[in-house]
A computed fold for a 78-nucleotide RNA from a Gammaproteobacteria bacterium, annotated as SAH (S-adenosyl-L-homocysteine) riboswitch aptamer. It matches the Rfam family "SAH (S-adenosyl-L-homocysteine) riboswitch aptamer". Its family is annotated with regulation of gene expression and S-adenosylhomocysteine metabolic process in the Gene Ontology. It was read from a public genome assembly, where an Rfam model found it.
RNA sequence: CCCUUCGAGGGGCGCUGCGACUCCGUCAACGGAGCCAGGCUCGGAGCGGGAUCAUUGUAACAACUGCGCCCAUUCAGA
Numbered sequence: 001c002c003c004u005u006c007g008a009g010g011g012g013c014g015c016u017g018c019g020a021c022u023c024c025g026u027c028a029a030c031g032g033a034g035c036c037a038g039g040c041u042c043g044g045a046g047c048g049g050g051a052u053c054a055u056u057g058u059a060a061c062a063a064c065u066g067c068g069c070c071c072a073u074u075c076a077g078a
Stems, first nucleotide, its partner, number of pairs: 001049002003046007010071006018039001021034005038064001
């Protein structure tokens, strides 16, 4: 670093639908239908896979999340 898993990033409703996924037409490409707006980031863990070989470990926890509406929380103003 990849993969898997757990937790967190205040909450609810509506709309559209790219990727992924499921089914069908197909060997495939591709197309159609369905589902679909935590798929992102941070932290913990591990039956694992990869890379690296430089030392020490301590500290810190955030920034974001299509469009519209509502609620909650904080601050300011009237």